About this RNA
This is a predicted complex of two RNAs, RNase P RNA and transfer RNA, with 457 nucleotides together. Model confidence (mean pLDDT): 77 of 100. It holds a member of the Rfam family "Bacterial RNase P class A". Rfam links the family to the GO terms tRNA processing, ribonuclease P activity and dimeric ribonuclease P complex.

[in-house]
RNA sequence: GACCGGACGGUCGCUCGUCGCAAGACGGGAGGAAAGUCCGAACUCCGCAGAGCAGUGUGCCGGAUAACGUCCGGGAGGCUGGGUUCAAGCCCGGUCGACGGAAAGUGCCACAGAAAACAUACCGCCGCGGCGGCAACGCCGAGGUAAGGGUGAAAAGGUGCGGUAAGAGCGCACCGCUGCGGCAGCAAUGCUGCGGGCAGGGCAAACCCCACACGGAGCAAGACCAAAUAGGGAGGGAGUCUCGAGUUCGCUCGAGGCACGUGCCGGCUCGGUGCGUCACAACCUCCGGGUAGGUCGCUUGAGCCUCGCAGCAAUGCGUGGCCCAGAGGAAUGACCGUCCUGCAGGAGGAAUCCCGCGGACAGAAUUCGGCUUACAGGUC
RNA sequence: CGGGGCGUAGCUCAGCCUGGUAGAGCAUCUGCUUUGGGAGCAGAGGGUCGGAGGUUCGAAUCCUCUCGCCCCGACCA
Numbered sequence: 001g002a003c004c005g006g007a008c009g010g011u012c013g014c015u016c017g018u019c020g021c022a023a024g025a026c027g028g029g030a031g032g033a034a035a036g037u038c039c040g041a042a043c044u045c046c047g048c049a050g051a052g053c054a055g056u057g058u059g060c061c062g063g064a065u066a067a068c069g070u071c072c073g074g075g076a077g078g079c080u081g082g083g084u085u086c087a088a089g090c091c092c093g094g095u096c097g098a099c100g101g102a103a104a105g106u107g108c109c110a111c112a113g114a115a116a117a118c119a120u121a122c123c124g125c126c127g128c129g130g131c132g133g134c135a136a137c138g139c140c141g142a143g144g145u146a147a148g149g150g151u152g153a154a155a156a157g158g159u160g161c162g163g164u165a166a167g168a169g170c171g172c173a174c175c176g177c178u179g180c181g182g183c184a185g186c187a188a189u190g191c192u193g194c195g196g197g198c199a200g201g202g203c204a205a206a207c208c209c210c211a212c213a214c215g216g217a218g219c220a221a222g223a224c225c226a227a228a229u230a231g232g233g234a235g236g237g238a239g240u241c242u243c244g245a246g247u248u249c250g251c252u253c254g255a256g257g258c259a260c261g262u263g264c265c266g267g268c269u270c271g272g273u274g275c276g277u278c279a280c281a282a283c284c285u286c287c288g289g290g291u292a293g294g295u296c297g298c299u300u301g302a303g304c305c306u307c308g309c310a311g312c313a314a315u316g317c318g319u320g321g322c323c324c325a326g327a328g329g330a331a332u333g334a335c336c337g338u339c340c341u342g343c344a345g346g347a348g349g350a351a352u353c354c355c356g357c358g359g360a361c362a363g364a365a366u367u368c369g370g371c372u373u374a375c376a377g378g379u380c
Numbered sequence: 381c382g383g384g385g386c387g388u389a390g391c392u393c394a395g396c397c398u399g400g401u402a403g404a405g406c407a408u409c410u411g412c413u414u415u416g417g418g419a420g421c422a423g424a425g426g427g428u429c430g431g432a433g434g435u436u437c438g439a440a441u442c443c444u445c446u447c448g449c450c451c452c453g454a455c456c457a
Base pairs, nucleotide, nucleotide: 001380002379003378004377006339007338008337009336010335011334012333014029015028016027017026018025019024031361035372036371038370039369040368041367042366043218044217045216046215055214056213057212058211059210060074061073062072063071064070075099077096078095079094080093081092082091083090084089100209101208105207106206107203108202109201122149123148124145125144126143128141129140130139131138132137157175158174159173160172161171162170176198177196178195179194180193181192182191183190184189222296223295224294225293232287233286234285235284236283239258240257241256242255243254244253245252246251259277260276261275262274263273264272265271303322304321305320307318308317309316310315340359341358342357343356345354346353347352381453382452383451384450385449386448387447390406391405392404393403400437408424409423410422411421412420430446431445432444433443434442
């Protein structure tokens, strides 16, 4: 790193499907992570997302894929081991990573230190001038100097040789850097030629800049059927006669009789009285939203297995075969026996036997592709 | 099942965005004051910043993983 993650049998249950009038019979029944919900999708609804701003995410290159922050291959880099070089460095092997931009701008770099980004002179080194001293040398002054010391996580290209008063890319060689080319490669990039003494410390998992992507919510999404009760809407709902007036000849208004409904008196009936019969209400019918409840979504799918082909690989294509949980307050369990395996004890010279205890992490809830995390033991 | 938030002293909280010695109030302890106690005054102690890893010179703070707790959505005609 990959894989397995107890096996077989019996009895009694749970759940789903098929068959059956029923009793019941037959068949299916957790995972590599079903977990975290960290990414990406399918699907559904809201909506119509065009542009700009804001926000979030991703970030070397190429490929795979439905898609991805995943996977595969490559590149450059860091760390480490070995070899080699005077040394820097170079070569080989292993391993690791969230790997665009620090010459667009802003900001930060505590403490320590002379100085932390417009560089800087604390110690030291160096010559010069003055003073002291026989001298070595010491002290003072104005300077030169980044090679050495010291501080720090980090000190302004590195190593070597030359050079110098001492030093310094001051000069040279190599390495690094940088500008312009050439060659190879799809590309990242690599190799190489010429020029330039060298400008540009680190931090973007600081703000930010650049490029690309992104509408929001989530199966408790959503769709259908549809009690009781309480709302909403529509219609019905108890009336006729006589007289008078008006009239658009449909009816309207006023008065009265009877009938009906209702309020009051009343325990009830009769009766009396008021009001109404336009409308409202009681009541009846219908419609609509919609709760409980039920059904769908709900498991045939970017599906699994075998073989072949293409490709370094991820993966793709093809042939053949298979159907493999669908519950929903939520099934997938319990016990027994045999075997496997780990530990402790006992017997035995040993193989082995007896006995006791143990065998992980964890459990579906719309479904897939990944990542991450947990995991006794075993195999390669 | 899905979505969001919080863990800092014994308790309640600030600090986190913008990294640089971990703070406040209450509580505890000691001393003063009082006959004694309370109150008051002065002072002190007390922290794996839930855990692990990473970025950075440096992490409570930024990023990732993980543990625990809390809240919201099915639900209303």